[in-house]
RNA sequence: AGGGGGGUAGAGAAGUAGUAACUCGGGAGGCUCAUAACCUCCAGACCUAGGUGCAAUUCCUAGCCCCCCUA
Numbered sequence: 001a002g003g004g005g006g007g008u009a010g011a012g013a014a015g016u017a018g019u020a021a022c023u024c025g026g027g028a029g030g031c032u033c034a035u036a037a038c039c040u041c042c043a044g045a046c047c048u049a050g051g052u053g054c055a056a057u058u059c060c061u062a063g064c065c066c067c068c069c070u071a
Base pairs, nucleotide, nucleotide: 001070002069003068004067005066006065007064010024011023012022018054026042027041028040029039030038047063048062049061050060051059
């Protein structure tokens, strides 16, 4: 320098136009003599800026960051 992949709760990780699921973790409650386990509920996230569109995490453009390949 060129090419490819990725960026989503504290961590991991789906979703690819209409609402953001799941696991662990956190908080509250239940159960228990008590703790763990188990059960129920709650909070917590779409990298940034534009564009298209009725509607964008999803499509397009630019930028930032991470990984890989080539030179």
A computed fold for a 71-nucleotide RNA from a Parcubacteria group bacterium, annotated as transfer RNA. The source organism's lineage runs through Bacteria and Bacteria candidate phyla. The coordinates come from a structure-prediction model, not an experiment, and the mean pLDDT is 85.